[in-house]
RNA sequence: CUAAAGCAUGCAUGUCGAACGAGAACGUUCUCUUCGGAGAAUUAGUACAGUGGCGGAUGGGUGAGUAAUACAUAGGUAACCUGCCGUAUGGACGGGGAUAACUCUAAGAAAUUGGAGCUAACACCGGAUGAUAUCACAGCAACCAAGUUGUUGUGCUUAAAAGUGGCUCUAAACCACUGCCAUACGAUGGGCCUAUGCACCAUUAGCUUGUUGGUAGGGUAACGGCCUACCAAGGCUACGAUGGUUAGUCGGCCUGAGAGGGUGAGCGACCACACUGGAACUGAGACACGGUCCAGACUCCUACGGGAGGCAGCAGCUGAGAAUAUUCGGCAAUGGGCGAAAGCCUGACCGAGCGACGCCGCGUGAACGAUGAAGGCUUUCGGGUCGUAAAGUUCUUUCGAAAGGGAAGAACAGGCUCAAAAGGAAAUGAUUGAGUUUUGACGGUACCUUUAUAAGAAGCCCCGGCAAACUACGUGCCAGCAGCCGCGGUAAUACGUAUGGGGCGAGCGUUGUUCGGAUUUACUGGGCGUAAAGGGUGCGUAGGCGGAACAUUAAGUUGGAUGUGAAAUCUCAUGGCUCAACCAUGAAACUGCAUCCAAAACUGAUGUUCUUGAGUACGGAAGAGGAGAACGGAAUUCCUGGUGUAGGGGUGAAAUCUGUAGAUAUCAGGAAGAACACCGGCGGCGAAGGCGGUUCUCAAGUUCGAUACUGACGCUGAGGCACGAAAGCCAGGGGAGCGAACGGGAUUAGAUACCCCGGUAGUCCUGGCCGUAAACGUUGUACACUAGGUGUUAGAGGUAUCGACCCCUCUAGUGCCGGCGCUAACGCAUUAAGUGUACCGCCUGGGGAGUAUGCUCGCAAGAGUGAAACUCAAAGGAAUUGACGGGGGCCCGCACAAGCGGUGGAGCAUGUGGCUUAAUUCGAUGCAACGCGAAAAACCUUACCUGGACUUGACAUACUUUUGACCGGAGUAGAGAUACUCCUUUCCUCACGGACAAUUGUACAGGUGCUGCAUGGCUGUCGUCAGCUCGUGUCGUGAGAUGUUGGGUUAAGUCCCGCAACGAGCGCAACCCCCAUCCUCUGUUGCUACCGGGUAAUGCCGGGCACUCUGAGGAAACUGCCUCGGUUAACGGGGAGGAAGGUGGGGAUGACGUCAAGUCCUCAUGGCCUUUAUGUCCAGGGCCGCACACGUGCUACAAUGGGUAGUACAAAGGGCUGCUAAGCGGAGACGCCAAGCAAAUCCCAAAAAGCUACCCUCAGUUCGGAUUGUAGUCUGCAACUCGACUACAUGAAGCUGGAAUCGCUAGUAAUGGCGUAUCAGAACGACGCCGUGAAUACGUUCCCGGGCCUUGUACACACCGCCCGUCACACCACCCGAGUUGGAGAUAGCCAAAGUCGCUGAG
Repeated sequence: CUAAAGCAUGCAUGUCGAACGAGAACGUUCUCUUCGGAGAAUUAGUACAGUGGCGGAUGGGUGAGUAAUACAUAGGUAACCUGCCGUAUGGACGGGGAUAACUCUAAGAAAUUGGAGCUAACACCGGAUGAUAUCACAGCAACCAAGUUGUUGUGCUUAAAAGUGGCUCUAAACCACUGCCAUACGAUGGGCCUAUGCACCAUUAGCUUGUUGGUAGGGUAACGGCCUACCAAGGCUACGAUGGUUAGUCGGCCUGAGAGGGUGAGCGACCACACUGGAACUGAGACACGGUCCAGACUCCUACGGGAGGCAGCAGCUGAGAAUAUUCGGCAAUGGGCGAAAGCCUGACCGAGCGACGCCGCGUGAACGAUGAAGGCUUUCGGGUCGUAAAGUUCUUUCGAAAGGGAAGAACAGGCUCAAAAGGAAAUGAUUGAGUUUUGACGGUACCUUUAUAAGAAGCCCCGGCAAACUACGUGCCAGCAGCCGCGGUAAUACGUAUGGGGCGAGCGUUGUUCGGAUUUACUGGGCGUAAAGGGUGCGUAGGCGGAACAUUAAGUUGGAUGUGAAAUCUCAUGGCUCAACCAUGAAACUGCAUCCAAAACUGAUGUUCUUGAGUACGGAAGAGGAGAACGGAAUUCCUGGUGUAGGGGUGAAAUCUGUAGAUAUCAGGAAGAACACCGGCGGCGAAGGCGGUUCUCAAGUUCGAUACUGACGCUGAGGCACGAAAGCCAGGGGAGCGAACGGGAUUAGAUACCCCGGUAGUCCUGGCCGUAAACGUUGUACACUAGGUGUUAGAGGUAUCGACCCCUCUAGUGCCGGCGCUAACGCAUUAAGUGUACCGCCUGGGGAGUAUGCUCGCAAGAGUGAAACUCAAAGGAAUUGACGGGGGCCCGCACAAGCGGUGGAGCAUGUGGCUUAAUUCGAUGCAACGCGAAAAACCUUACCUGGACUUGACAUACUUUUGACCGGAGUAGAGAUACUCCUUUCCUCACGGACAAUUGUACAGGUGCUGCAUGGCUGUCGUCAGCUCGUGUCGUGAGAUGUUGGGUUAAGUCCCGCAACGAGCGCAACCCCCAUCCUCUGUUGCUACCGGGUAAUGCCGGGCACUCUGAGGAAACUGCCUCGGUUAACGGGGAGGAAGGUGGGGAUGACGUCAAGUCCUCAUGGCCUUUAUGUCCAGGGCCGCACACGUGCUACAAUGGGUAGUACAAAGGGCUGCUAAGCGGAGACGCCAAGCAAAUCCCAAAAAGCUACCCUCAGUUCGGAUUGUAGUCUGCAACUCGACUACAUGAAGCUGGAAUCGCUAGUAAUGGCGUAUCAGAACGACGCCGUGAAUACGUUCCCGGGCCUUGUACACACCGCCCGUCACACCACCCGAGUUGGAGAUAGCCAAAGUCGCUGAG
């Protein structure tokens, strides 16, 4: 910086009496007085007003308009003017008539005006004179484009004003000064013209009729269409006219390394404007900020008839705004106007006031001072820090306060005195110098001195990173912060506060704006294969660029000189204010423009040559290149006829469809249209789109070879023109097949699709439109240069040959691989994306959007050109590691398949959810929670609920007070905890004191309270899956890769081979334990072959240790041997031997990591919470509650079974608060009595299925056992809620289980029993043991999980990912909308004031 919005009030431009006429009053003095007053003098030739002159065109303000009548720079004026000023020459004679003021009168509210009369001038008007002035004509000279200048002669036209002083009695004359007239020159200021420069929009491409030029005239100071008449038809424009938008321009200022970019406050130069629009007058100068006229809007006055006004001057007011000052002092200085001068005027100016608005300088103290005070903050409680900071001691006194002194800025002008002095008869004396006198708003200010005291004087921002500076508390995605990233969900260095710290400092932070950083518009200095970006392709206009040689020129270019580039600013030096800011002087600079001289390499221009670029001629060659015409065969469909009979067709499977009216199939004949199998090929041709049967006609391009000719004729190419797939459009044909739309059948939750049956436009031809595609090599065109290798197409040459399709070389095309180089990488790489040159096109974050609007094109569809508002902090490329894929390859696992048995249905048991409840304590929740924590809830456990109690506590440690006990026993009350009472009762030491116990108090205890998302430890899971990493090296800009991939092989990243890798670690395997065979040793409690003894019988007993067994140590198995395969390997197949064979079977063993997996209720632990309670004790209840749902199990549904009776064979365990034999009692659970055993000895202990015999005979049963009743047993203070067991009675559901789903590959599944832990008692669970003992595996397509390699990815919280659109609700922006309204511009027209010019008329 906004309102060029509107303005109250005051001031800002007047001056001259030495141009002119007239001319007061108040007051004072004097005189007179009838005291009412009158007169005179003075005031005073003063004031006000008037005529006249000069000035009000400068100064001051503002930036509305203006994109060129502007400005800047350089020029021109031979096309001009210039008051005041300077120099010079000459002159100023002689007359006239008026008119303001004034007086009288009239109109009006006012502003103002009319009439009559008087008067002056340096006001006005004739006349005279007159030139080097003006004009015309005739000559001469100079410079010249027109023409201009100088000069000679003749003719014509044109002028004036006085005033003051001196002298003088006065006037005239004269002199001096001032003024006046004419002319010339100068100076100053201006007018006009030219060139160059000077903002944006092409979604403004055509503009122009006084327009462009000429002739004549008018007009102007002056050229000119400036104006008029006539004539001609021109003028401007892609180097941007015209139109629109915005804007005063410049010196400069800010920024930047510079080039640039932004800007035009202050100071200075120019321009424009003065309420808005128009106009002229006066004047030297204006179309005039404080003049005039008219129109308009607004404001004010009014007697309603009429009038007045213009702050974008200085102050000030209202308004607008985020926002900007005093209604100040003075003309003292500088400057201006008038004046002869004094002087007057001057809101210019000089000063002061207000505002930290900016720049600069200064202060708020300095030195010493550790007990590191108090206090604050913090802490690991030891300390640390604020901090020498404070206090205290010793100093200093700027600024401020008080008092005193006190400037510079002043030079003048004028007066007086003196001196010189042109001129003049003289005098006054212009002019110059010296002396003297006088003048300050600021301001008693700057400055100086004195006095007193550290005394009166510090804030703001920040402390997560960028970016210097950290802790505590509060808060708890709340409150809030934030420039970007981002902080805040209970341990926030990011919020708020505090301590501390960092930065700057009379300031500090915020906001806005500009440049910088940004090489992010790239001139300096960028790009276009995939990130934004090559036009679809060619031909070609303007333009840009252009081969070799010589000569000339001098436009570009380079050098020098001259002029200019105002001053200020910037830079440097010096100086002045105490310094600085600031100011002054000087220098340099102002990178520019113009003129002149010179050079001639390069570019340009002109001329003359040249052949290598380009082209032409000649001879060959290849080709789906183009246009037109004709012809051909195969196939398809249709039609006719024959043969022939029941289907055909179609699909994943079907159906619609077709067929007994004869299809499909097959044979013969005919018709029609479209397309051209094989050859055919990353082969060919074409500019691209594109081009494919054969033949003919027409015309085009390319290439090879050798010679001749032209002589730069070339390259590119804005606009322009032409071509341009498919689809689509118009008109007329054609229409076999195919086939959008459409119909039907399927599929599906639906299926406006994919599949099937039909089928119209269309596809085809002729003519005309359209003009777009992933029109792609996502790579513009042309030329040159820069390693190769290998195919292929066309041509030519060479060698060899009888001959060549072999081989070698060259040219032109077309592919692949690859080095340098380039690239962000991928990749490109003589067909470049390499290195260079020339020209064109295009890009500048994503979305909005290739949308809207405007314009052009089109019949339409639409195409071309092509935004903005708004919104996001990204969008994108290439590559990397993972993860994922209803991608691929290889491989594994009871993963599927093949089997066996279950679950899901029933009853019960148990766990969970849910519900209920005072409480049903808590945790675990896909696999990987749910017979889980819990290897045992009647009390206890127990954490929950109800009620009753305790408060240093049920428990620990320390100190302290008191006591001497504590413990133990008994009684009373009570539900109990508890309370009270009684009995009994210390030790060591001389003492102090100590031990122990109680008690008082203080620290503290306690918490199964919260947070497993603050943690440790432990555990689950992927998974006993074969993986996970490191060092060095190498590769890569990097993330990373390699190793670890590859070929084999394995249960295995197991091993072998290869390899830019070589090694290593954690995992695998092995080492450990159990079982299977044997050996040695051991020999009781075990064993008993042999000997002996004994019994009804038994290793019962004595020998014995052979066997079994016990439990120690060894052996054995290693692909060791043979054979075959395999790469001479690893390894695999088979075999022998062996108790066991290829890991013999089982166990223990769990890599890097994942799941914020689980656990704060095992334990430990940070933080938070609680402290007469969330702690502790007690009684009772609950954890067992039951419409329901799920998981895990048990028992069954029966005859491979059930019952009864008899009978055989284990292993592994446990046992003294225990296991308990035998005997006795009981129907039984069990009880009584009681031997043995701390166990290879005794006991639990009966193993059961099995086997044998008998009964049952297919039934809700002699299956099944739930439920209920009664009576009991046992444990235990106590079995009501709520135990297990026994007996009798009762005898429910259930007849093999829907969808779905689980386990298991051998001593396994299935089935049978036995034991143990926990435990007073209480397993259908858990953990173990042995008995009986199968079936099946073709195989890896599929389901699930996993491993390796590879591929795609828009995922990385990683597919339970990401993500699109509608709809609903809320909000925002924009658009449309019946309309309504304001503004701006253009074109055409109408009404029309003042005014100028012309004409006419009057005076």
The prediction has a mean pLDDT of 84. Predicted 3D model of a 1403-nucleotide RNA (small-subunit ribosomal RNA) from an uncultured organism.